[in-house]
Context: one part of a larger RNA
């Protein structure tokens, strides 16, 4: 300041971030399985050994050394689950944006009073139905305040 007023939501263009996401890549980690270097520690009817031990000697013990072999056990390899992310076709509202489209819901009794719940219906604000409230105008009537 005001009804030549205030004011709603869809659309539609823009810029901005955000959710959600089929998939697809990375990295971490659960289990169950295979394979299993190096090495300690166990075993060892194999095979070698100058020093201790016993033996006249042959030898035997001790102890050692190689080789097999048992435990454990990295890294690798299958499967199949978690978790953090990267990326993303798609989809979703939401901020913001001097003069865009349709309407025209609400503020006066806003022209269907308005709002709350709930259902259902509609391009959009919204409409209907049923219950509820007065933060709904005007009229009687009652009961009571001031004057």
């Nucleotide at each position: 300041c005001a009804c030549c007023g205030c004011c709603c939501g869809u659309c539609a263009c823009g810029u901005c971030a955000c959710c959600c996401g089929a998939g697809u890549c990375u990295g971490u980690u659960g289990c169950a399985c295979c394979c299993g270097a190096a090495g300690u520690c166990g075993u060892u009817g194999u095979u070698c050994u100058a020093a201790c031990c016993u033996g006249c000697a042959a030898a035997g013990g001790a102890a050692g050394a190689a080789g097999a072999u048992g435990c454990c056990u990295a890294a690798g390899g299958u499967g199949u689950g978690g978790c953090c992310g990267g990326u993303a076709a798609g989809g979703g509202g939401g901020a913001c944006g001097a003069a865009g489209u349709c309407g025209u819901a609400a503020c006066a009794a806003g022209g269907u009073a308005g709002c709350c719940g709930u259902a259902u219906c509609g391009g959009a604000a919204g409409g209907u139905g049923c219950g509820g409230c007065u933060g709904g105008a005007u009229c009687a009537c009652c009961u009571c305040c001031u004057u």

The part of an RNA shown here (small-subunit ribosomal RNA, 3' minor domain) has 147 nucleotides and comes from a Vulcanimicrobiota bacterium.
The RNAcentral record of the full RNA draws on ENA and SILVA.
Model confidence (mean pLDDT): 81 of 100.